Molecule: transfer RNA
Organism: Rotaria sp. Silwood2
RNA sequence: GCUCUCAUAGCUCAGCUGGUUAGAGCGUCGUACUAAUAACGCGAAGAUACCAGGUUCGAUCCCUGGUGAAAGCA
Numbered sequence: 001g002c003u004c005u006c007a008u009a010g011c012u013c014a015g016c017u018g019g020u021u022a023g024a025g026c027g028u029c030g031u032a033c034u035a036a037u038a039a040c041g042c043g044a045a046g047a048u049a050c051c052a053g054g055u056u057c058g059a060u061c062c063c064u065g066g067u068g069a070a071a072g073c074a
Stems, first nucleotide, its partner, number of pairs: 001073003005069003010026004019057001028044004050066005
């Protein structure tokens, strides 16, 4: 330099062919239980979806450019 893949909550990830409220586990906080702590139970908060444009009535999803990460080729 070229090719391909990825970027969604504090972390690890899901999200079907573009539409209904963006979810799960772990973690955090509260509560209950206990003599107390942990575990288990119940509840809550937390993401404008890497950035900027475009297409569309409508974009996490499609297109373009950029940024960052991993892999392959030279």